[in-house]
RNA sequence: GGGCGGGUGGUCUAGGGGUUAUGAUGCCGCGCUUACAACGCGGAGGUCGAGGGUUCAAGACCCUCCCCGCCCACCA
Numbered sequence: 001g002g003g004c005g006g007g008u009g010g011u012c013u014a015g016g017g018g019u020u021a022u023g024a025u026g027c028c029g030c031g032c033u034u035a036c037a038a039c040g041c042g043g044a045g046g047u048c049g050a051g052g053g054u055u056c057a058a059g060a061c062c063c064u065c066c067c068c069g070c071c072c073a074c075c076a
Base pairs, nucleotide, nucleotide: 001072002071003070004069005068006067007066010025011024012023018056027043028042029041030040031039049065050064051063052062053061
């Protein structure tokens, strides 16, 4: 340098145009318990990597860039 895959709450992750963005885990509160854990119920937490474009509508499609991983090539 070329090709492919990925970037979404603290962490991991679903969602592949249709209007409150999914689940698990963690955190907070309540219940239960003598108490703790486990379990049950409730809650907070997201500029969906950045910018631009398409569209009535973009997390999703297009372009450029950044970052991560894999493969290939090149140089000395």
Predicted 3D model of a 76-nucleotide RNA (transfer RNA) from Candidatus Odinarchaeum yellowstonii. The same sequence occurs in records of 2 taxa. The organism belongs to Candidatus Odinarchaeum, within Archaea. The prediction has a mean pLDDT of 82. Its Rfam family is "tRNA". Rfam classes the family as a transfer RNA.